c-di-GMP-I riboswitch aptamer from Cytobacillus eiseniae, 85 nucleotides, folded computationally. Its Rfam family is "c-di-GMP-I riboswitch aptamer". Rfam describes the family as follows. GEMM was predicted in a large-scale screen for bacterial structured RNA regulatory elements.

């Protein structure tokens, strides 16, 4: 120095849920809160998948359809810290 790599060290993120704000909704943001996470870091205008349906279109009663709106804590892609025996 490289490979393997821990019940180590120092730290990190924050599910459900509550309150507030934004939004048509999905959901997001902030403050609490921790179910978990070794990529729970980044990528959604060109990998797949999922959620919503305001406007539009069809139908005109219910409704159906569609992303230009979202989800990276679904898979995937890209990048990356520590380094015991």
């Nucleotide at each position: 120095a490289u490979a393997u790599a821990a019940u180590a060290u120092g730290g990190g993120c924050a599910a459900a849920u509550u309150c507030a704000u934004u939004g048509a909704a999905a959901a997001a943001u902030g403050a609490g809160g921790a179910c978990g996470c070794a990529a729970a870091g980044c990528u959604a205008a060109a990998g797949g998948g999922g959620c919503u349906a305001a406007a539009g279109u069809c139908a005109u009663u219910c409704g159906a359809u569609u992303a230009u709106g979202c989800c990276a804590g679904c898979c995937a892609g890209c990048u990356a810290c520590c380094g015991a025996a």